[in-house]
RNA sequence: UCAUCCAGAGCAGCAGAGGGACUGGCCCAAUGAAGCUGCGGCAACCUGCAAGAGCAAGGUGCCAAUUCCAGCAGGAAGUAUUCCUGAUAGAUGA
Numbered sequence: 001u002c003a004u005c006c007a008g009a010g011c012a013g014c015a016g017a018g019g020g021a022c023u024g025g026c027c028c029a030a031u032g033a034a035g036c037u038g039c040g041g042c043a044a045c046c047u048g049c050a051a052g053a054g055c056a057a058g059g060u061g062c063c064a065a066u067u068c069c070a071g072c073a074g075g076a077a078g079u080a081u082u083c084c085u086g087a088u089a090g091a092u093g094a
Base pairs, nucleotide, nucleotide: 001094002093003092004091005090010039011038012037013036014035018028019027020026022071023070024069025068040063041062042061044060045059046058047056048055049054067089072086073085074084075083076082077081
């Protein structure tokens, strides 16, 4: 810089109190958080095969909740609020 982000994916051991980027919510967590390890899985991007749909799983990545929701602008319904669109920010890949 470009592309994608409403799907998908665990169990065990060591560890011990936090974590979900940030802020506000709202969630998860001693029926054990984060982290490390072992094996397992998913298939987003790259890669390989394939005219193609797809298949594979080699390289990164990922395995609670739509990027958990909102956070700035516009529009629509309209008391509150809700919905839609686009940005900003974030994550991943090249």
A computed fold for a 94-nucleotide RNA from uncultured Megasphaera sp., annotated as SAM riboswitch aptamer (S box leader). Its Rfam family is "SAM riboswitch aptamer (S box leader)". About the family: The SAM riboswitch is found upstream of a number of genes which code for proteins involved in methionine or cysteine biosynthesis in Gram-positive bacteria. The coordinates come from a structure-prediction model, not an experiment, and the mean pLDDT is 84. NCBI's taxonomy places the organism under Bacteria, Bacillati, Negativicutes, Veillonellaceae, Megasphaera.